[in-house]
Context: one part of a larger RNA
RNA sequence: UGACGGGGGCCCGCACAAGCGGUGGAGCAUGUGGUUUAAUUCGACGCAACGCGAAGAACCUUACCUGGGCUUGAACCGCCGGGGCUAUUCCUAGAAAUAGGAAGUUUCCUUCGGGAACUCCGGUAGAGGUGCUGCAUGGCUGUCGUCAGCUCGUGUCGUGAGAUGUUGGGUUAAGUCCCGCAACGAGCGCAACCCUCGUCCUGUGUUGCCAGCAAGUUAUGUUGGGGACUCGCAGGAGACUACCGGGGUCAACUCGGAGGAAGGUGGGGAUGAAGUCAAGUCAUCAUGCCCCUUAUGCCCAGGGCUGCAAACAUGCUACAAUGGCCGGUACAACGGGCAGCGACAUCGAGAGGUGAAGCGAAUCCCUUAAAGCCGGUCUCAGUUCGGAUCGAAGUCUGCAACUCGACUUCGUGAAGCUGGAGUCGCUAGUAAUCCCGGAUCAGCAACGCCGGGGUGAAUACGUUCCCGGGCCUUGUACA
Numbered sequence: 001u002g003a004c005g006g007g008g009g010c011c012c013g014c015a016c017a018a019g020c021g022g023u024g025g026a027g028c029a030u031g032u033g034g035u036u037u038a039a040u041u042c043g044a045c046g047c048a049a050c051g052c053g054a055a056g057a058a059c060c061u062u063a064c065c066u067g068g069g070c071u072u073g074a075a076c077c078g079c080c081g082g083g084g085c086u087a088u089u090c091c092u093a094g095a096a097a098u099a100g101g102a103a104g105u106u107u108c109c110u111u112c113g114g115g116a117a118c119u120c121c122g123g124u125a126g127a128g129g130u131g132c133u134g135c136a137u138g139g140c141u142g143u144c145g146u147c148a149g150c151u152c153g154u155g156u157c158g159u160g161a162g163a164u165g166u167u168g169g170g171u172u173a174a175g176u177c178c179c180g181c182a183a184c185g186a187g188c189g190c191a192a193c194c195c196u197c198g199u200c201c202u203g204u205g206u207u208g209c210c211a212g213c214a215a216g217u218u219a220u221g222u223u224g225g226g227g228a229c230u231c232g233c234a235g236g237a238g239a240c241u242a243c244c245g246g247g248g249u250c251a252a253c254u255c256g257g258a259g260g261a262a263g264g265u266g267g268g269g270a271u272g273a274a275g276u277c278a279a280g281u282c283a284u285c286a287u288g289c290c291c292c293u294u295a296u297g298c299c300c301a302g303g304g305c306u307g308c309a310a311a312c313a314u315g316c317u318a319c320a321a322u323g324g325c326c327g328g329u330a331c332a333a334c335g336g337g338c339a340g341c342g343a344c345a346u347c348g349a350g351a352g353g354u355g356a357a358g359c360g361a362a363u364c365c366c367u368u369a370a371a372g373c374c375g376g377u378c379u380c381a382g383u384u385c386g387g388a389u390c391g392a393a394g395u396c397u398g399c400a401a402c403u404c405g406a407c408u409u410c411g412u413g414a415a416g417c418u419g420g421a422g423u424c425g426c427u428a429g430u431a432a433u434c435c436c437g438g439a440u441c442a443g444c445a446a447c448g449c450c451g452g453g454g455u456g457a458a459u460a461c462g463u464u465c466c467c468g469g470g471c472c473u474u475g476u477a478c479a
Base pairs, nucleotide, nucleotide: 001479002478003476004475005474007473008472009471010470011469012468013467015463016462019426020425021424022423023422026317027316028315029314030313031312032311034308035307042053043052064303065302066301067300068299069298070297078124079123080122081121082120083119088103089102090101091100092099093098107116108115109114128292129291131290133288137286138285139281140280141279142277144275149188150187151186152185153184154183155164156163157162168179169178170177194269195268196267197266199237200236201235202234203233204232205231209226210225213224214223215222240263243257244256245255246254247253319419323378324377325376326375327374328373329372335366336365337364340359341358344355345354346353347352385416390411391410392409393408394407395406396405432455433454434453435452436451437450438449
């Protein structure tokens, strides 16, 4: 100087408390350990591994296993020698890779000597490796933590390590600002600048809008037209404790007011200091060293990554009447679309099929949002709750759904009556609850993830305690 303390002081944070809803019990989904296996590829392991890499494992992917094959090899480049070149279709063997054969056709330039391109065979230099080491590395990332800290120059003090500044008194979300002070300044962080939401103004009106004026329809901005309004796009204004009052030296803070769409960081996002954990990643990529080179490389078929006694983690669905079922009826936003979205018509009980308009989209489509509201029914039951499991028949995608897809219909109708010790999230348009869209993607194991809107709470006395953190101080046999 740090680190640590079941030392002290001060202060924060959904840290506790106050509340609301979960999880831990059930069934299923997904991940993991374990076990099994020819293989169940590999990585990730307290917080900060376990719906994680994986924003899509039937084949492919795929790295694993079994079997069948190749050895300058699947791709690129240089050189040498040889075969004229270019592509296409078919047949045979085979699981395919591949091997053998048949048919058909003839690239470009040319000084007519040849050259170029392409392809095959042989050779050479070399390729290849998801093999090892993340404790050799780059890059990227997690974490403490969006916590308020981390430092430097000059000066001063100290023999020195170092200290001071950065401590103190206040204040703040903040090393934020003020005052004081052997310090005076500065940098990286904080804040602001950026994006978005909330109000208004100006400009601009198509594919958007329709108040007023016409026209038309069973009906609809449908048509003429219009720019008022909504909305889209672009540019600006606006909020700064700026104003007033009480308290307060200052900075601020607190109580209240005015005006305002918004008031004290207006809400949300992006943004992550110096560093810590030899944290994670050699399997995104790059890369040193080591290792393999007729194999640890490459091609193919099938299998596996989906195996299952029990265990853990994260979720979904429930256990019902604030509900289930039936009928009617209302209101979104974000997004996506040409090998696509597909209206509409028609067939089917349905998943879906057939025909097919429009739309590369403020125009057309996905697209009926659901919870809600109105009416009916059920009447507290393992039930008209709950839907697992299993049987049968189908649909779709795809070369192919046996291992191993999703969905539909009929039947079947398991556990489960609110969950022990414990434990998690959340302070407002939040929790809870309800649907919708998207990426990946042929299809889909999505109940995941990332977004969008609808409905919409309760509680916070307070900081004694638990956890994490910041500042000062003290002790130490620790570094």
The part of an RNA shown here (small-subunit ribosomal RNA, 3' major domain) has 479 nucleotides and comes from a Candidatus Multivoradales bacterium.
The source organism's lineage runs through Bacteria, Pseudomonadati, Acidobacteriota, Thermoanaerobaculia and Candidatus Multivoradales.
The coordinates come from a structure-prediction model, not an experiment, and the mean pLDDT is 82.
The full RNA is in RNAcentral, with records from ENA.